This is a predicted complex of two RNAs, RNase P RNA and transfer RNA, with 468 nucleotides together. Model confidence (mean pLDDT): 76 of 100. It holds a member of the Rfam family "Bacterial RNase P class A". It is annotated as a ribozyme.

RNA sequence: AGUGCAGGCCGGGUGGCCGCGGGCCGGCAACGGCUCGAGGAAAGUCCGGACACCGCAGGGCAGGACGCUGGGGAAACCCCAGGCGGCGAAAGCCGACGGAAAGUGGCACAGAAAGGACACCGCCACCGGCACUUCGACCAGGUCAAACCGACCGGGCGAUGAUCAGGUCCGAUCCAGCGACCUGGUCGAGCCGGGGUAAGGGUGAAAAGGUGGGGUAAGAGCCCACCAGCGUCGUGGUGACACGGCGGCUAGCCAAACCCCGUCCGGUGCAACGCGAAGCAGGUUCCGAUGAAGCUGCCCGCCGAGGAACCGGGUACGCGGCUUGAGCCGCCGGGCAACCGGCGGCCCAGAGAGAUGGCCACCCACGACAGAAUCCGGCUUACAGGCCUGCUAACG
RNA sequence: GGGCGCGUAGCUCAGCGGGAGAGCACUCGCUUCACACGCGAGGGGUCGCUGGUUCGAUCCCAGCCGCGCCCA
Numbered sequence: 001a002g003u004g005c006a007g008g009c010c011g012g013g014u015g016g017c018c019g020c021g022g023g024c025c026g027g028c029a030a031c032g033g034c035u036c037g038a039g040g041a042a043a044g045u046c047c048g049g050a051c052a053c054c055g056c057a058g059g060g061c062a063g064g065a066c067g068c069u070g071g072g073g074a075a076a077c078c079c080c081a082g083g084c085g086g087c088g089a090a091a092g093c094c095g096a097c098g099g100a101a102a103g104u105g106g107c108a109c110a111g112a113a114a115g116g117a118c119a120c121c122g123c124c125a126c127c128g129g130c131a132c133u134u135c136g137a138c139c140a141g142g143u144c145a146a147a148c149c150g151a152c153c154g155g156g157c158g159a160u161g162a163u164c165a166g167g168u169c170c171g172a173u174c175c176a177g178c179g180a181c182c183u184g185g186u187c188g189a190g191c192c193g194g195g196g197u198a199a200g201g202g203u204g205a206a207a208a209g210g211u212g213g214g215g216u217a218a219g220a221g222c223c224c225a226c227c228a229g230c231g232u233c234g235u236g237g238u239g240a241c242a243c244g245g246c247g248g249c250u251a252g253c254c255a256a257a258c259c260c261c262g263u264c265c266g267g268u269g270c271a272a273c274g275c276g277a278a279g280c281a282g283g284u285u286c287c288g289a290u291g292a293a294g295c296u297g298c299c300c301g302c303c304g305a306g307g308a309a310c311c312g313g314g315u316a317c318g319c320g321g322c323u324u325g326a327g328c329c330g331c332c333g334g335g336c337a338a339c340c341g342g343c344g345g346c347c348c349a350g351a352g353a354g355a356u357g358g359c360c361a362c363c364c365a366c367g368a369c370a371g372a373a374u375c376c377g378g379c380u381u382a383c384a385g386g387c388c389u390g391c392u393a394a395c396g
Numbered sequence: 397g398g399g400c401g402c403g404u405a406g407c408u409c410a411g412c413g414g415g416a417g418a419g420c421a422c423u424c425g426c427u428u429c430a431c432a433c434g435c436g437a438g439g440g441g442u443c444g445c446u447g448g449u450u451c452g453a454u455c456c457c458a459g460c461c462g463c464g465c466c467c468a
Stems, first nucleotide, its partner, number of pairs: 004391007012363007020037007039369001043380002046378005051269004058300004063265005068082005083097001084095004098260002103258002105254003120201002122197003126194005134189011150174002153171005209227006228250001230247007273320004282311006294302001327346008364367001397467007406420004414451001422438005444460005
């Protein structure tokens, strides 16, 4: 230096000519002069307000929004700081982040079983039945056993060459141990049923805390150690929470399902609303003091006389609301920050068929997304390109 | 300007969080001398798009895009 992250800023510039809208001044007027004239999003209308009207802005139900803690702010689906969780090598980024031990519901297919469940395969002390074939253990009796091997004794044959694993053959004597088999008995294994189990297999997104050891008939938080989670106590912190001790041993997931808890919300939006002017023609049906309309979806309360639908007729003009405002800029002070306070300076579009444009010259990086319509604070979305500040160090 | 609603096959519309469907249209076959009607079979989908919640989204939530309605 590239890359990456965070924050902020700019969004063609200068000059000339012509044109458009508002304000002020001059002028009887025509017109002239001076001055101001789109955005960071003016957009989406997604939140929240100001303001206006609905008699009051009343009560209840319903409905809706929001949801870690502290702070800021008029308020907010807003901002800042922090906690926790996730991602990243880091800077940092993201989070609809209350409650599943109040209840209801769902968890397809697969699987034995989808929640205080279940037993398919498997494992097992015990109990009952069946079977007595086979196997095993033990006990009793018998057989192999008048045998073999071996030892020793005697004899035959054998260098005129036996035998074929190193002499060989025969006879007699000694030795009954291990074992094998048979018969009988007892027990077990076997099969079926009952029972125990949740380690393992298998299914699933998810299987009733995880790993290791002990223990057991087999197993299991049944017991123990560590870890996760829950409750409680202590310490630190305003708090979310963190750390440590102790305890009983475990409580699945879904609330962007109904719901519960907490906080908040009356409705309608400048086409709100006020003033002025102009014009017109009524008719039919229905509702209404047993309560119309009064703006809510319903009920109550209040109020008290008109109202609704359809057909027909008229007008669609002027003024206000309208831009000085939770305003912008600079400095100082407080605060980590959001923000707040003080002082000084500034006025910065306001149309009503709706203005902000065109041409020329020069320069550059050759110009993106897009244009006010009652106003303001936010969020979200779109955006060519460029600049500044701070941070990170995986890779090269 | 302000306020509401809707996007599913070519068209009109259904669709308790678990298989994407119906009618018409289209294609093929049968029927007919031929056509229509009728009968049978078949093809056709980015559920407007992008994210999120969930084991799983046409469905629930958010943001965009398009279309329609109402208010002087």